RNA sequence: CUUAUCAAGAACGGCUGAGGGAACAGGCCCGAUGAAGCCGUAGCAACCGUCCCGAGCAAUCGGGAGUCAGGUGCUAACUCCUCCCCGUGACGCAGUCACCGGGAAAGAUGAG
Numbered sequence: 001c002u003u004a005u006c007a008a009g010a011a012c013g014g015c016u017g018a019g020g021g022a023a024c025a026g027g028c029c030c031g032a033u034g035a036a037g038c039c040g041u042a043g044c045a046a047c048c049g050u051c052c053c054g055a056g057c058a059a060u061c062g063g064g065a066g067u068c069a070g071g072u073g074c075u076a077a078c079u080c081c082u083c084c085c086c087g088u089g090a091c092g093c094a095g096u097c098a099c100c101g102g103g104a105a106a107g108a109u110g111a112g
Stems, first nucleotide, its partner, number of pairs: 001112006011041005019030003025082003042075003047071002050065006079106001084103004088098004
């Protein structure tokens, strides 16, 4: 950089000791009943690998299983929410608000 997914799921212990929820800002939360980090163990699930089925001359494509979970990943809150654009609704209607819908941007993870 390209591409797919992002409303589900899954925690304890040890060390340590004050912060954390990506970034700016605004909210709202988590945290001495122990944050972040490191280590151990346990767990979750189906992106890759694996296996099965189908299509195809083939490259490959589609569907499924859930395995020695093998390679990653993950285990508070929708990616915690908003922040940009459009729509919808309400109102005290050049605007404001919303526990509404869609999209963008950014981000995370996988594969390349």